[in-house]
RNA sequence: AAACGAGAGUUUGAUCCCGGCUCAGAAUCAACGUUGGCGGCGCGCCUAACACAUGCAAGUCGAACGAGAAAGAGGGAGCAAUCCCUUGAGUAAAGUGGCGUACGGGUGAGUAACACGUGGGUAACCUGCCCUCUGGUGGGGAAUAACCCUGGGAAACCGGGGCUAAUACCGCAUAAGUCCGCAAGGAGAAAGCCGCAAGGCGCCGGAGGAGGGGCCCGCGGCCGAUUAGCUAGUUGGUGAGGUAACGGCCCACCAAGGCGAUGAUCGGUAGCCGGCCUGAGAGGGCACACGGCCACACUGGCACUGAAACACGGGCCAGACUCCUACGGGAGGCAGCAGUGGGGAAUCUUGCACAAUGGGGGAAACCCUGAUGCAGCGACGCCGCGUGAGCGAUGAAGCCCUUCGGGGUGUAAAGCUCUUUCGACAGGAACGAUGAUGACGGUACCUGGAGAAGAAGCUGCGGCUAACUACGUGCCAGCAGCCGCGGUAAUACGUAGGCAGCAAACGUUGUUCGGAAUUACUGGGCGUAAAGAGUGCGUAGGCGGUUUCGUAAGUUCCGUGUGAAAUCUCCCGGCUCAACUGGGAGGGUGCGCGGAAAACUGCGAGGCUCGAGUGCUGGAGAGGGAAGCGGAAUUCCUGGUGUAGCGGUGAAAUGCGUAGAUAUCAGGAGGAACACCGGUGGUGUAGACGGCUUCCUGGACAGUGACUGACGCUGAGGCACGAAAGCGUGGGGAGCAAACAGGAUUAGAUACCCUGGUAGUCCACGCCCUAAACGAUGCAUACUUGGUGUGAGUCCUUCAUUGGGCUCGUGCCGGAGCUAACGCGUUAAGUAUCCCGCCUGGGGAGUACGGUCGCAAGGCUGAAACUCAAAGGAAUUGACGGGGGCCCGCACAAGCGGUGGAGCAUGUGGUUCAAUUCGACGCAACGCGAAGAACCUUACCUGGGCUCGAACGGCGGGUGACAUCCCACGAAAGUGGGCUUCCGCAAGGACACCCGUCGAGGUGCUGCAUGGCUGUCGUCAGCUCGUGUCGUGAGAUGUUGGGUUAAGUCCCGCAACGAGCGCAACCCUCGUCCGCUGUUGCCAUCAGUUCGGCUGGGCACUCUGCGGAGACUGCCGGUGAUAAACCGGAGGAAGGUGGGGACGACGUCAAGUCAGCAUGGCCUUUAUGUCCAGGGCUACACACGUGCUACAAUGGCCGGUACAAAGCGUCGCGAUCCCGCGAGGGGGAGCUAAUCGCAAAAAGCCGGUCUCAGUUCAGAUUGCAGGCUGCAACUCGCCUGCAUGAAGUCGGAAUCGCUAGUAAUCGCGGAUCAGCAGGCCGCGGUGAAUACGUUCCCGGGCCUUGUACACACCGCCCGUCACAUCACGAAAGCCGGCUGUACUAGAAGUCGCCGAGCCAACCCGCAAGGGAGGC
Repeated sequence: AAACGAGAGUUUGAUCCCGGCUCAGAAUCAACGUUGGCGGCGCGCCUAACACAUGCAAGUCGAACGAGAAAGAGGGAGCAAUCCCUUGAGUAAAGUGGCGUACGGGUGAGUAACACGUGGGUAACCUGCCCUCUGGUGGGGAAUAACCCUGGGAAACCGGGGCUAAUACCGCAUAAGUCCGCAAGGAGAAAGCCGCAAGGCGCCGGAGGAGGGGCCCGCGGCCGAUUAGCUAGUUGGUGAGGUAACGGCCCACCAAGGCGAUGAUCGGUAGCCGGCCUGAGAGGGCACACGGCCACACUGGCACUGAAACACGGGCCAGACUCCUACGGGAGGCAGCAGUGGGGAAUCUUGCACAAUGGGGGAAACCCUGAUGCAGCGACGCCGCGUGAGCGAUGAAGCCCUUCGGGGUGUAAAGCUCUUUCGACAGGAACGAUGAUGACGGUACCUGGAGAAGAAGCUGCGGCUAACUACGUGCCAGCAGCCGCGGUAAUACGUAGGCAGCAAACGUUGUUCGGAAUUACUGGGCGUAAAGAGUGCGUAGGCGGUUUCGUAAGUUCCGUGUGAAAUCUCCCGGCUCAACUGGGAGGGUGCGCGGAAAACUGCGAGGCUCGAGUGCUGGAGAGGGAAGCGGAAUUCCUGGUGUAGCGGUGAAAUGCGUAGAUAUCAGGAGGAACACCGGUGGUGUAGACGGCUUCCUGGACAGUGACUGACGCUGAGGCACGAAAGCGUGGGGAGCAAACAGGAUUAGAUACCCUGGUAGUCCACGCCCUAAACGAUGCAUACUUGGUGUGAGUCCUUCAUUGGGCUCGUGCCGGAGCUAACGCGUUAAGUAUCCCGCCUGGGGAGUACGGUCGCAAGGCUGAAACUCAAAGGAAUUGACGGGGGCCCGCACAAGCGGUGGAGCAUGUGGUUCAAUUCGACGCAACGCGAAGAACCUUACCUGGGCUCGAACGGCGGGUGACAUCCCACGAAAGUGGGCUUCCGCAAGGACACCCGUCGAGGUGCUGCAUGGCUGUCGUCAGCUCGUGUCGUGAGAUGUUGGGUUAAGUCCCGCAACGAGCGCAACCCUCGUCCGCUGUUGCCAUCAGUUCGGCUGGGCACUCUGCGGAGACUGCCGGUGAUAAACCGGAGGAAGGUGGGGACGACGUCAAGUCAGCAUGGCCUUUAUGUCCAGGGCUACACACGUGCUACAAUGGCCGGUACAAAGCGUCGCGAUCCCGCGAGGGGGAGCUAAUCGCAAAAAGCCGGUCUCAGUUCAGAUUGCAGGCUGCAACUCGCCUGCAUGAAGUCGGAAUCGCUAGUAAUCGCGGAUCAGCAGGCCGCGGUGAAUACGUUCCCGGGCCUUGUACACACCGCCCGUCACAUCACGAAAGCCGGCUGUACUAGAAGUCGCCGAGCCAACCCGCAAGGGAGGC
């Protein structure tokens, strides 16, 4: 200089952390889906080392050798068949012989091994062909195939006889060197061929080289210990054998060794490496192509030949399989190249050529070569190119969206002007070959003309993650990598438009690495998240104080050898670029050798004392073991006293007791445990240890500083100890007490409570070996601010048992620091070092199997399938609690009156119906929407009609009428007919109707798409914000605390200071006073009077209305903190918010309403719209809510008589008067109202009557007769009179309202409305009782606590059972694979031995024959 590291989603209401799951990247021998223009370079059975048809893949040499055709051609003979000669040709084919066939090519089964890699060794070795050097190449012999004759066999092939050659075979001679041997000495070779020749090629012995190989060694690289022991040629020695060669390689004998926790043996898996992929790297994964090595060649075994093989296309044997067969026998081995079947998700042509490179043979020509060079098929991969370029509209069409204006696709297209890469067509035409030879190939490449012409898809668009709308669908169909989408408005499904990404590809699936610091060497953890072993002693191992010298194993540095090529990096070059490829350089973290250094570690030797230990002197202690002793208490026994109960509980009962209990006294027995002291006091390693005494015994601590001289720390295995329960044997047994029994409780109660009660608890001995065995915190050592208790020892000090120091132990609080937080904090969870143990998501599971321990119970060790997207820690805010504290409310209590029973009214449910329209459903639906259902209303039902429509707007066209009215039909709506225009000069317009068209209409759906409005918690006192501060953060603080209030009202305090919405006040009304106003109101004074404020008059009063005053804890006393405030008092019409109203914070309930209205979306259009008639909403076995009237004497009835307020009235209220018993009718004064009217108020008061009865109570029901409203009272109105006179005698469980002008009780008015009120909204009259108090019920506020809840307790959640599904296990038995040991049989083959037969070379011999040797 270069190079060089990204995270995100998902647990929660939210937060931080732990932690898993998932995604984005790169890669691939790939496959699948959709699509597909061209070229270059690569790659292409990962599965059945499954089986293979067919062809080809190893031959060559006549210059080693003998023999030697035929067809064809030419000639001749013969009548012809045919024969002969020449040629073909010394050719073909075959044989002997030589070299090759051990290379090249394939595959990966086996193999965990010196197989591979790397570095060494071989004085323990071999090496054909090739190279160099050297010495030879003389002389003989005997056979044999081919061939001929002949035999056997279906065939493959085989046999017998005869002839023959050689570089085939065998002797002899010679021996430089070689081999054997200590030496003497001995052994042991050869081949010729070609050439006229020169010479060449060979052959034999030897030496050296090059290249190749054999063998040995160090080191390195898989999993399982639920495989812990393995081993008999095993380990070594001696001798012999064998090999090219060492060796237990083989054999005999001798010895008893060898290997293993640093993992032997066994099991599983696997060819190894260069490299390839990934990664920042360290690492992890892989081993396909190319290259090196190994192994294999149908399976297993074996040898032969050879330089080399135990031999892919050689042999023998056995086996399986296939094929041929005349059934007697034979043949075969694609894991060579193609190709076939099969398996499989899946992997190619039965191609061309030896032109090149390379190989074999040959002297050569040449032959052979599925090695190789090429071509073919496949988007399988990498790389490159193209599918056009420019101009072109405020922007065509189509399609999509739309707020209907427009927007998008989109310069995109069309159109115009160009270009021609690629492809196609036509022509030319290489390099590869330095002379000849080119499969590729008429190819690359070049040229030419034509023409935008032939060439774009795939995936995605909720977040992660780049890209959005519409429609369809409606938890369906479907999507999905994770989180998750879909139940009528889906950017998540399907389609479309648009958009995003990549592009001849794009997605999906599988696999690997990455992200994952999620196995952490680099680089993690264990108090509570997963994780410290229950405790100690201690083996191996790991680690280790201080100093000197030496050494150089580790360590560091230098040099050197090696680390093949390819790959990788850099530079340069070749194909137009790139992929690909050539050259050079670098790198290759490793190993060997040589050298240097000596700090550190190790090793050797020597020293030191502070670590460790020993000695000496002390005191403390529930430390351990054994024996003995003691008192209190329980129980039991005996006796005394004594009498009816005791005991027990929430209350009881079982139980005990008149056979004398309990109680009480005395005596006795027995077992267990040791009150007080006693204490976050002591001791012990932990478990654990508690009366007293004695004996035995362990450890710690303090002081001293005498001794040893690193003797230390930790500790895998191992060994020991180890609460309780439990087990075995034998004792013991008072109390207690599982099991069990009984009594209670309860829906049940196999529990909690009670009465009993056995194991057990106790002792001795032996087992068990677990625990929330906890400080949930392993041991050791060192270091790092403090405060305050307490135990032991000791030193100094004090009058003191006072104070202080040192060491050890044990607590609390806290600093720095640490921690996710909580918290820890010199007794660390701080800062460091050493060693051990343990963890790696939840469930399955501490389960199963195996092993091991145990008498058993069970312990230790300890999985997987499957399943989930979490499980979890700490902290936060809420909510909740049959948690706590404080405090409110007609919440309870106290009290008054009701409801629930009756009859009726009304609403609702239910039922019914053609329809009984719809909504409202705990409080907060149910006299609610409805403040008026006979028609209308009306939304429902039945029937009859209409379709630009019952109402409305725009445009175009037509008509001149339409409506009213009249007639006919009709239930009506309506239909048909008759009568019949206006303005303007005109154009035209108005109006109305008809036709067409765009809008209409819908009380159809969705209140879970909405606006608005409303209910509710709740008139409760709360809900928030800004800034600051604290916390990693959610959040906290403020708003908590002490008081106080109706109130987050106010005061004080405070890391908070302020502020907002709420509270209160401001508004209305009632209560007192004042001012103004003075009619329609009023009348004190004056006058008149018909005696009525009637008139004059007056405005004082009442009143009306407007405005003001007044009340503020202002004053006094007390309490309190001197505050806020509270209590009492004065004054006052009113006193502590004077009474009432309006007013309702942030929010909750997907509360209510699409039927008040508005409104998105959906649905409907001769109907779900609209008009009309009739019916229904008024039904009726029932059930509930809300009311009315009662059940009577505080009453009913009759008569008389008094006093309101607030309202309303001209389409109205309607007086006096007349008629009617009455409802009402007639009539009409007055009044648009402080004037007139409705209008009588009623309870009350006075008098009378009824006398306790289903009544002179009560009034339902029903009959008759009437009245009123209205088009019309049948279904279905109200009222009146007469008659009728039901239930009901105060209401079960339960439940509602109300705290003062309130409840209760009495009447009056109004809205709606033609009529209809027991409902609703108002008004006044009469007018109470009670509140001790806050334990309880309900609701609420604040603080606090626990939480596994957050849809928030109507939460969460556990188990059984039932059904279905999935996974795994067990299961009598059966089958198979692998394997140990023992035994039986045993092919081929090698070595040895024995025997028989046969035989040319050499030896002996004249020969016969024999020997050696061979078969």
Predicted 3D model of a 1415-nucleotide RNA (small-subunit ribosomal RNA) from an Acidobacteriota bacterium. Rfam family: Bacterial small subunit ribosomal RNA. Rfam links the family to the GO terms structural constituent of ribosome and ribosome. Model confidence (mean pLDDT): 86 of 100. The sequence is in RNAcentral, with records from ENA. The organism belongs to Acidobacteriota, within Bacteria.